[in-house]
RNA sequence: UGAGCCGGUCGGGUGGUCGCGGCCGGGCAUUAUGACCCGGUCGAGGAAGGUCGGGACUCCGCAGGGCAGGGUGCUGGCUAACGGCCAGUCGAGGUGACUCGAAGGAAAGUGCAACAGAAAGCAGACCGCCGAUGGGCGUCCGGGUUCCGCCCGGCCGCCACAGGUAAGGGUGAAACGGUGCGGUAAGAGCGCACCAGCGUCCGGGGCGACUCGGGCGGCUGGGUAAACCCCACCCGGAGCAAGGUCAAGCGUGGGACGGCCUGCCCGGCCUAUGUCCCCAGGUAGACCGCUUAGAUGGAUGGCCACCGGGCCCGCCUUCGGGCAGGCUUACAGAAUCCCGCCUACGCACCGGCUCACCGU
Numbered sequence: 001u002g003a004g005c006c007g008g009u010c011g012g013g014u015g016g017u018c019g020c021g022g023c024c025g026g027g028c029a030u031u032a033u034g035a036c037c038c039g040g041u042c043g044a045g046g047a048a049g050g051u052c053g054g055g056a057c058u059c060c061g062c063a064g065g066g067c068a069g070g071g072u073g074c075u076g077g078c079u080a081a082c083g084g085c086c087a088g089u090c091g092a093g094g095u096g097a098c099u100c101g102a103a104g105g106a107a108a109g110u111g112c113a114a115c116a117g118a119a120a121g122c123a124g125a126c127c128g129c130c131g132a133u134g135g136g137c138g139u140c141c142g143g144g145u146u147c148c149g150c151c152c153g154g155c156c157g158c159c160a161c162a163g164g165u166a167a168g169g170g171u172g173a174a175a176c177g178g179u180g181c182g183g184u185a186a187g188a189g190c191g192c193a194c195c196a197g198c199g200u201c202c203g204g205g206g207c208g209a210c211u212c213g214g215g216c217g218g219c220u221g222g223g224u225a226a227a228c229c230c231c232a233c234c235c236g237g238a239g240c241a242a243g244g245u246c247a248a249g250c251g252u253g254g255g256a257c258g259g260c261c262u263g264c265c266c267g268g269c270c271u272a273u274g275u276c277c278c279c280a281g282g283u284a285g286a287c288c289g290c291u292u293a294g295a296u297g298g299a300u301g302g303c304c305a306c307c308g309g310g311c312c313c314g315c316c317u318u319c320g321g322g323c324a325g326g327c328u329u330a331c332a333g334a335a336u337c338c339c340g341c342c343u344a345c346g347c348a349c350c351g352g353c354u355c356a357c358c359g360u
Stems, first nucleotide, its partner, number of pairs: 001356009012307007020043008045331001049342002052340005057239004064266004069235005074088005089103001090101004104230002109228002111224002126169002128165003133162002135159004140154005177195006196220002198217008243288004252280004256275002258270004308329005314323003
């Protein structure tokens, strides 16, 4: 100097003018705080967005158990809590700073993996290799037979039908450990040496996940659970349109034998002149909940001027920077409240770290 990684802060300013909403004060009007006018004061966010999580709060409800269903899934800690955050372990990516992980179990069971391939999980023989053994063919030798057919036996050679093989080749993303030596008819952990995995025993470090090291064992059974499933832990339901008070309407018609515990069962509570049940009709306004903005068809905006930020370009430069012009100044809008996560965003500033190059 350039390129990157991580964290934090801000979210343009000032003035004028017109126009909004709340509150306070005054005026006018009035029975009255109606409407209207004047003045003062206050008036969106880092995400207010998404509604993905957790709570506060409210009701069911006097309070339960089980099933179903749902959620989480390495370890330790933080927190009101969480699927969040912090630190670590393991794995993957990156030269690195760092980033990501849906990170328990595949030897409990079931399922799935196109095509190719013999075969894709307790598999398998397409091309090959073997020729000890069974079989076939042939030359030769011996014996049985008077001779010839023929029969028996033996050596050698050939074939590769039965058989043996899974080392070599092929297919595939992946082929039931790898390399080497021995052994074998040919081969194979069949045996051995060294590795990898697995099992087991012992020792060191760590709260732990885990990690380092040593001994023994020939044991060598892939992938996928963001498939069903198994295991461990957690979860009552509904939600401010929750809920509460006042007002208005209100007595009917039909149905059921129940209604509620907001999925089911058990259990519990209310209940028959009953029902806070179901259907049809009717009535439905105000206040609270509601808040340092507190609306309720839902307010903070429009215009003008100056300044500021970023980018491009021209001129000047004492190399600190100055002047002129053009473009741009984002994402976006509270609705019960709080804590997180995810997503969008013109920029600017601050701090730490990594890599490359140059100079000292």
Molecule: Bacterial RNase P class A
Organism: Actinomycetes bacterium